Notes:
This is a predicted structure of a 1513-nucleotide RNA (small-subunit ribosomal RNA) from a metagenome.

[in-house]
RNA sequence: AGAGUUUGAUCCUGGCUCAGAGCGAACGCUGGCGGCGCGCUUAACACAUGCAAGUCGAGCGAGAAAAGGGCUUCGGCCCCUAGUAAAGCGGCGCACGGGUGCGUAACACGUGGGUAAUCUGCCCUUCUAUGGGGGACAACAUUCCGAAAGGAGUGCUAAUACCGCAUAUGACCACGACCUCCUCGGGGGUUGAGGUAAAAGACGGCCUCUAUUUAUAAGCUGUCGUAGAAGGAUGAGCCCGCGGCCCAUCAGCUAGUUGGCGGGGUAAUGGCCCACCAAGGCUAAGACGGGUAGCUGGUCUGAGAGGAUGGCCAGCCACACUGGAACUGAGACACGGUCCAGACUCCUACGGGAGGCAGCAGUGGGGAAUAUUGGACAAUGGGCGAAAGCCUGAUCCAGCGACGCCGCGUGAGUGAUGAAGGCCUUCGGGUUGUAAAGCUCUGUCAGGAGGGAAGAAUGAGCCCGUGGCUAAUAUCCAUGGGAAGUGACGGUACCUCCGGAGGAAGCACCGGCUAACUCUGUGCCAGCAGCCGCGGUAAUACAGAGGGUGCAAGCGUUGCUCGGAAUUACUGGGCGUAAAGCGUGUGUAGGCGGUCUCAUAAGUGGGGUGUGAAAGCCCUAGGCUCAACCUAGGAACUGCGCCCCAAACUGCGAGACUUGAGUGUCGGAGAGGAUAGUGGAAUUCCCAGUGUAGAGGUGAAAUUCGUAGAUAUUGGGAGGAACACCAGUGGCGAAGGCGGCUAUCUGGACGAACACUGACGCUGAGACACGAAAGCGUGGGGAGCAAACAGGAUUAGAUACCCUGGUAGUCCACGCCGUAAACGAUGGGAACUAGGUGUCGCGGGUAUUGACCCCUGCGGUGCCGCAGCUAACGCAAUAAGUUCCCCGCCUGGGAAGUACGGCCGCAAGGCUAAAACUCAAAGGAAUUGACGGGGGCCCGCACAAGCGGUGGAGCAUGUGGUUCAAUUCGACGCGCGAAGAACCUUACCCAGGCUUGACAUGUCAGGAAUCCCCUUGAAAGAGGGGAGUGCUCGCAAGAGAGCCUGAACACAGGUGCUGCAUGGCUGUCGUCAGCUCGUGUCGUGAGAUGUUGGGUUAAGUCCCGCAACGAGCGCAACCCCUGCCUAGUAGUUGCCAUCAUUAAGUAGGGCACUCUACGGGGACUGCCGGUGUUAAACCGGAGGAAGGCGGGGAUGACGUCAAGUCAUCAUGGCCCUUACGCCUGGGGCUACACACGUGCUACAAUGGCGAGUACAAAGGGUUGCGAAGCGGCGACGCGAAGCUAAUCCCAAAAAACUCGUCUCAGUUCAGAUUGGAGUCUGCAACUCGACUCCAUGAAGUUGGAAUCGCUAGUAAUCGCGGAUCAGCAUGCCGCGGUGAAUACGUUCCCGGGCCUUGUACACACCGCCCGUCACACCAUGGGAGUGGAUUGCUCCAGAAGUCGGUAAGCCAACCGCAAGGAGGCAGCCGCCUAAGGAGUGCUUCAUGACUGGGGUGAAGUCGUAACAAGGUA
Repeated sequence: AGAGUUUGAUCCUGGCUCAGAGCGAACGCUGGCGGCGCGCUUAACACAUGCAAGUCGAGCGAGAAAAGGGCUUCGGCCCCUAGUAAAGCGGCGCACGGGUGCGUAACACGUGGGUAAUCUGCCCUUCUAUGGGGGACAACAUUCCGAAAGGAGUGCUAAUACCGCAUAUGACCACGACCUCCUCGGGGGUUGAGGUAAAAGACGGCCUCUAUUUAUAAGCUGUCGUAGAAGGAUGAGCCCGCGGCCCAUCAGCUAGUUGGCGGGGUAAUGGCCCACCAAGGCUAAGACGGGUAGCUGGUCUGAGAGGAUGGCCAGCCACACUGGAACUGAGACACGGUCCAGACUCCUACGGGAGGCAGCAGUGGGGAAUAUUGGACAAUGGGCGAAAGCCUGAUCCAGCGACGCCGCGUGAGUGAUGAAGGCCUUCGGGUUGUAAAGCUCUGUCAGGAGGGAAGAAUGAGCCCGUGGCUAAUAUCCAUGGGAAGUGACGGUACCUCCGGAGGAAGCACCGGCUAACUCUGUGCCAGCAGCCGCGGUAAUACAGAGGGUGCAAGCGUUGCUCGGAAUUACUGGGCGUAAAGCGUGUGUAGGCGGUCUCAUAAGUGGGGUGUGAAAGCCCUAGGCUCAACCUAGGAACUGCGCCCCAAACUGCGAGACUUGAGUGUCGGAGAGGAUAGUGGAAUUCCCAGUGUAGAGGUGAAAUUCGUAGAUAUUGGGAGGAACACCAGUGGCGAAGGCGGCUAUCUGGACGAACACUGACGCUGAGACACGAAAGCGUGGGGAGCAAACAGGAUUAGAUACCCUGGUAGUCCACGCCGUAAACGAUGGGAACUAGGUGUCGCGGGUAUUGACCCCUGCGGUGCCGCAGCUAACGCAAUAAGUUCCCCGCCUGGGAAGUACGGCCGCAAGGCUAAAACUCAAAGGAAUUGACGGGGGCCCGCACAAGCGGUGGAGCAUGUGGUUCAAUUCGACGCGCGAAGAACCUUACCCAGGCUUGACAUGUCAGGAAUCCCCUUGAAAGAGGGGAGUGCUCGCAAGAGAGCCUGAACACAGGUGCUGCAUGGCUGUCGUCAGCUCGUGUCGUGAGAUGUUGGGUUAAGUCCCGCAACGAGCGCAACCCCUGCCUAGUAGUUGCCAUCAUUAAGUAGGGCACUCUACGGGGACUGCCGGUGUUAAACCGGAGGAAGGCGGGGAUGACGUCAAGUCAUCAUGGCCCUUACGCCUGGGGCUACACACGUGCUACAAUGGCGAGUACAAAGGGUUGCGAAGCGGCGACGCGAAGCUAAUCCCAAAAAACUCGUCUCAGUUCAGAUUGGAGUCUGCAACUCGACUCCAUGAAGUUGGAAUCGCUAGUAAUCGCGGAUCAGCAUGCCGCGGUGAAUACGUUCCCGGGCCUUGUACACACCGCCCGUCACACCAUGGGAGUGGAUUGCUCCAGAAGUCGGUAAGCCAACCGCAAGGAGGCAGCCGCCUAAGGAGUGCUUCAUGACUGGGGUGAAGUCGUAACAAGGUA
């Protein structure tokens, strides 16, 4: 620091996802040790049990028992226990410490201030006191009530308990005087006189003074305490500025409310409370309401700014079963206090009582989840005490938990035969892997044994000093030194020794992101997955294994936070088309604001100072062996307060200015607005005339109108609406919008020249106004047009497009509505930044008679274009450039501009505006293709023009289908693989057999090979007999090669599967003219350019032009055949002109000719003319056998179709192995209701038949072609010559031509079918061959829709040959003979090429894609209601309690002789008030028959809306 994911690819926008860090975690697998931390995030749910706050006898009175000892009359008593325990009165503490986060959005918290509006126990300092009296109540005793808890009566008693009185340093209260400070309210100080309020003692020591005089008392003295006062410290209360959550779908809230006066109350201000008076107070800078939440230091993250968070630790707050209340007290409205109410739990004798773990443990429950009913007060701290000490679940420790952080270990060195095993393998090897073993060492941790700390020092007492108080060398206090003693943890840390590598490694991942790859299994199954996505038989993605990678006592997963995310953008984003400018204006608040001067100091800048707790973070040291952790110091804490300085900028104040803005004067332009009037053309209707059969309408029609007279035409009239031409990319307006003409009223802009005001300005949340069309209300109007509707067409349908009608509406008036692709998809204002060229309005200059032209200024409105900007397209002085100011708006797609709520509206509806759920995208611009019922140009037997066919018939052949034991398989452009299925072929079926096999290699044994015969069998095979020995080496024995037989094992074999694992080969587009590359250039890029353009061509063929220049594969040419020549070569089997010969080129001879074969020549737009750009080229002509690639062939670019072939062959993988292999016999591939393709033969006279007569080319031939001759009607047979072929044979060519016949008929056409008889091949023609002869003689008389071939030696027609092959050809491949017609032309059909255009397609139109319906699931709205929660208002009732009133009842202290009084209390009354009750609302949650739409889902149904002109833009 980024990465993956939208596309065929690209750039951008944009979301989703990942890599990082963190956690009080949980879960899965695993787990050796230690240190330091941390450990109910949920039910503030309920709690058994124990403990968590007591202490003081030096405040006070009273005061046991057991055990033990003694005595005893055996009843008991005494001592000791012991002034102890337990309890009581009294004091202090219990308001701390500990827990929790319910509540709380608040002065609760943080920070900084204020208190002149306050209090403060214990503590410290100072001052002054501590005199003298009195009356009670507990305990206790006794009586009684009660189950208990507890209570009542009577009686006794002490105090540091309680109450008067005295005194008053000073304090307080009210009234004066003076000084001082101040926030002007008041505060502080000094002072005068008056009033008010105190106290308590305890313990120790001593004898100086006094009295008894041993010693004690008074007394003295010390300590602790007590009272008053002042101050300090600490703590607390109250007030204020500022700061920190969400919702505006909460917009208005408020009666003690806001203020005042007077009172009450409090420690204290204050409506805190009360009476009266006034009518205020808060709010868009968010009141009120709702939701959520303890706040902070800090913590996590982040570069930071921020964001998230508030567990442990620390500060503050709040709470203590729920609600209310007060008492006591320095302090509470009190966690382990009280009272009341409520819920719950427990006890009960049913009368009544008891309780509050959110203290520490622990239990149940909840939950994914969180510990021991431990030890100790040794340390630290707290309470009480004079102290010892007691108490202390605070605390310190231990236990449990890998929950986190940190540290250590599980060994180290050496060790190659690179062991075994595993895995992989191309079988060679590789890898695990120096890893192991082995050898040599070490000893951490754990285990055993032994030793063994620090944490402890104070206090009290003791010893020795010093100082103070004092009469005092007592005591006491302060202080220094010394000795002794005190440890829960714990025999722990630590150290030593012992044994011995011995006890100690896992987890996740390995397709990309992202480090790490192979095999096997599985086969869209099982499964994985954070995103993209894997899995449908070769899965690095599932599962296992081997190997590897990463972390490591942990590793992964899940959840959550921040980051990445500049994806809420302050730092640091955007809004023409991606999401995003309000439809437009006027204007309030607010924000921002021209030039100069002076002043000020709020902002701002600088300096100082106070504060910013500690801890934490950071730095530096130090302590645990290190680290984590801890200790100390520093820095920092970006903040707030106060003081000082500066005065540029902003603000505030004052003054001035004119350029911003505005006003005045003059002028012209304009569909700017409103109202009234008015004009002509046209449509329609009405009347009248003329006139007759149609009109109208459409792609074509029909509905419709018309003989009752339409349409057409003429004249007249009525009525409504809109204003042709002018008219323009022109004008005006804020926008919507505005168009005949005239008048009236009226808004704005502009130009010119001066004058005036003096910043008066810009923007604008709310608000207000305007606002097309449609729509709504009321009343008019209604010609044309025209939703709805009706009819006619179209169509599969046609609720549409087209046609004929037609109502609302369109028009007017008034009132609503308030929306539009209200668009420049571009908010307003200001300034600046090259130009060029139109146009509108006004002006200036020059010039002119004048209008123009030209130069120039201002204001509008267009086009082109530079810089710049932009993702690109594009924008470009009318910015989307460079800046400033203000407003509005956006934050992935869908759900949805929807639901709910609110506001508006008569309604329709509008404005505001979500969520659940769902997807991994949705988008913008541009690129290359493909496609279009887009365009342009151009080709092709593509159409057209022609000729002949197919489709109808019969037959042949193939395919589908069906059938079958099998009708083998493949191809699906189907006479294709198949250039030839009777057996074989053959792969299929049935049956009979074989198992190292029909075939290959290797081993062993035997035998030569080979040949013949017999039995059985359908054959294969099985059984038996006989003959027979070869070649090479070797001295021999023997060995070897080859072949046969047998045995066992490696293996063979497979036309079994996968052509979607492949090679090779092939088809197709297409013999179409295309397909690319290098360098350069352009573009962010995909890409473009080149290859486009103008011509031209069969051609990307060539020329010209050009940011391109070249090149490659294709085209063409080079190759073959054919056409001409050869005065070139060569003449046999070919040829024969001359010589000569014959029946015959038959034989001489010859090689001239033909021909053959090899070579050469020839044609190149070369020449002429024209056209063309002086080009390429085209047209015409000459010459020529041939003329513009002469004709034909071979030749097939980059690629496409997962095209075809595993059955030619080869081959990966899978499968079968006495069978899916092999052999054999027979059958099948030849079936047959039918459908289709390709052919043959025909339907006849351009013909059939008969007879005769000609003329080819190219091939084939020795298991072959086979002549002549003979036989047979014939197929053919006999026969054998010749030929290994320019020699012989197949072989006749046929159509044609000549003559004859047939005469239009199912025929002398046609030949199917069938019967009979034969021939040939072959082991064998039954299933199932071909051919021949005789007989038979079917359909068929030119073939519907539709469809095929062909442009010249072509079609058509005629025969010939060949491959395959024993035989079998209407098929295929070739050969020649005869030999046409037509092409105007490119509109249309099909296919193709180039350019261009649109695109939502890219599997590429056989594309994409929309909506209803049906089914399943999910979330959600409405819903008669139902149930709960919170809360408002009204009312009823009202516990405890404070306060107030009363107090006739009651009462110790004071007064009084008493009566009585003062004072107090019970009781009663009143105010307030919790829970409770009644009624009525708001909000919210859950649920609800039914219902609405939405989302998702596999190949469902119906249509075809959109994307191309998407077929009606």
It matches the Rfam family "Bacterial small subunit ribosomal RNA".
Model confidence (mean pLDDT): 84 of 100.
RNAcentral holds the sequence, with entries from SILVA.